Predicted 3D model of RNase P RNA and transfer RNA as a complex of 422 nucleotides. It holds a member of the Rfam family "Bacterial RNase P class A". Gene Ontology terms of the family: ribonuclease P activity, dimeric ribonuclease P complex and tRNA processing. The family's RNA type in Rfam is ribozyme.
[in-house]
RNA sequence: UGAGUUGGCUGGGUGGUCGCACCCUUGGGAACAAGGAGUGAGGAAAGUCGGGGCUCCGCAGGGCAGGGUGCUCACGAAAGGUGAGACACGGUGACGUGCAGGAAAGUGCCACAGAGAACAAACCGCCGAUGGCCCGCGAGGGAUCAGGUAAGGGUGAAACGGUGCGGUAAGAGCGCACCAGCGCGGGGGGCGACCCUCGCGGCUUGGUAAACCCCACUCGGAGCAAGAUCAAACAUGGGAGCGUAGCCCGCCAGUCUCGAAAGGGACAUCCCAAGGUGGAUCGCUUAGAUGGAUGGCCACACAACCUCGUAUGAGGUGGACAGAACCCCGCUUACAGGCCGACUCACUAU
RNA sequence: GCUCCCGUAGCUCAGGGGAUAGAGCAUUGGCCUCCGAAGCCAUGUGCGCAGGUUCGAUUCCUGCCGGGGGCA
Numbered sequence: 001u002g003a004g005u006u007g008g009c010u011g012g013g014u015g016g017u018c019g020c021a022c023c024c025u026u027g028g029g030a031a032c033a034a035g036g037a038g039u040g041a042g043g044a045a046a047g048u049c050g051g052g053g054c055u056c057c058g059c060a061g062g063g064c065a066g067g068g069u070g071c072u073c074a075c076g077a078a079a080g081g082u083g084a085g086a087c088a089c090g091g092u093g094a095c096g097u098g099c100a101g102g103a104a105a106g107u108g109c110c111a112c113a114g115a116g117a118a119c120a121a122a123c124c125g126c127c128g129a130u131g132g133c134c135c136g137c138g139a140g141g142g143a144u145c146a147g148g149u150a151a152g153g154g155u156g157a158a159a160c161g162g163u164g165c166g167g168u169a170a171g172a173g174c175g176c177a178c179c180a181g182c183g184c185g186g187g188g189g190g191c192g193a194c195c196c197u198c199g200c201g202g203c204u205u206g207g208u209a210a211a212c213c214c215c216a217c218u219c220g221g222a223g224c225a226a227g228a229u230c231a232a233a234c235a236u237g238g239g240a241g242c243g244u245a246g247c248c249c250g251c252c253a254g255u256c257u258c259g260a261a262a263g264g265g266a267c268a269u270c271c272c273a274a275g276g277u278g279g280a281u282c283g284c285u286u287a288g289a290u291g292g293a294u295g296g297c298c299a300c301a302c303a304a305c306c307u308c309g310u311a312u313g314a315g316g317u318g319g320a321c322a323g324a325a326c327c328c329c330g331c332u333u334a335c336a337g338g339c340c341g342a343c344u345c346a347c348u349a350u
Numbered sequence: 351g352c353u354c355c356c357g358u359a360g361c362u363c364a365g366g367g368g369a370u371a372g373a374g375c376a377u378u379g380g381c382c383u384c385c386g387a388a389g390c391c392a393u394g395u396g397c398g399c400a401g402g403u404u405c406g407a408u409u410c411c412u413g414c415c416g417g418g419g420g421c422a
Stems, first nucleotide, its partner, number of pairs: 001346010013300006020040003024036003028032001042321001046332002049330005054223004066219005071085005087098004101214002106212002108208003123153002125149003130146002133142003161179006180204002182201008227282004236273005241251003254267005304317005351421007360375004368405001378392004398414005
């Protein structure tokens, strides 16, 4: 200098003016109006995805079923949270991604292709030592019927460790050396997950558990439209009063209604009670509404964008995402621009 | 504000790990007809988006996006 990785902060400023919500206050009797003082969105207030406070309901004890989580340590009230680390994968690297225990308890699945897909398999190939067959007097030779063989070809995402030497009829961890993995044992480091190392064992055991399952830990349900308090009207029950009066009955006057009429039916006084509907208040907050406030305009500079101009510059547009409704801790998602760091790679110079 | 459910073709729905993802109606073209309808034949169009698990994802897991319903 160029190309990148990553962490944190901020996310419009100043002044004027006109308004909005809540609360306090002044003088008016109150409602209410006027004046004055104070407070008034975010890093995500969003999505409503986790966890909790709070509220109501449920609940003897134990088990089964069902759900959730799943490496280690620390923090945290808890969390599918955060930080640091271990492991795996990607990147030259800084770094990024990962719901990340168990496949050697059991079951299931592995399409197509391929001979064979899970205590494997013989399609091509190789062999045919052994037994049989043919030729040959014989030594021996030939083909491959039985059969052996997983070294080679081919298929596949995956073919039952890899390379080499020995061995063999041909082959094969069949034997050996090295490498890889696994198991057991020892030593060292780390709180731990785990890592390093030595020895032994030919032990070589495919993948999938974000398939069933196993193991460990854990889990009651609903949600502020939760819920609590007050409490009309109508209806119901009780009582009182009044009319008549012995009671039943009725609420006089009257209104409405059915009926052609006669006549019939309904309603109409006050108080109390339970229940808790309409409604109100609380829950509700150092923003705190309950149809939901937090805004508009002007001026000045500062970013950003557009046009003109060779350029200094001039003119214009005009602030990203978004906006609380019980609260808190997280996660995820959206986001113009600005500021402050840390680090990596390449090249060049010293 | 809280809560539940659903995204597959133009519409209504199947498919719940295995390759050409189907069905009915609709669209388009052809046949038939004097023309149209009906009928017959053919035809195109798709798994909401991103990441992950897996050899393989419409299907399984996670996070978003969009739509719909319920509760005073």